[in-house]
Molecule: transfer RNA
Organism: Succinivibrionaceae bacterium
RNA sequence: GCUGGCAUGGCUCAGUUGGUAGAGCACCUGUUUUGUAAACAGGCGGUCGUAGGUUCGAGUCCUACUGCCAGCA
Numbered sequence: 001g002c003u004g005g006c007a008u009g010g011c012u013c014a015g016u017u018g019g020u021a022g023a024g025c026a027c028c029u030g031u032u033u034u035g036u037a038a039a040c041a042g043g044c045g046g047u048c049g050u051a052g053g054u055u056c057g058a059g060u061c062c063u064a065c066u067g068c069c070a071g072c073a
Stems, first nucleotide, its partner, number of pairs: 001072007010025004019056001027043005049065005
């Protein structure tokens, strides 16, 4: 230098064919217990790496850039 993959709550990951973003764990509250843990019930929390474009509508499609990983030279 070229090619490909990845980037989504604190963490690990879903999100199919574009239609207003979810799960588990963690955290908080309550019940239960002599107490802790466990169990059960409820709750909080992200505009989806950044900036544009297409579209009535973009996590999803297109472009550029940034970071990480792998391969080729």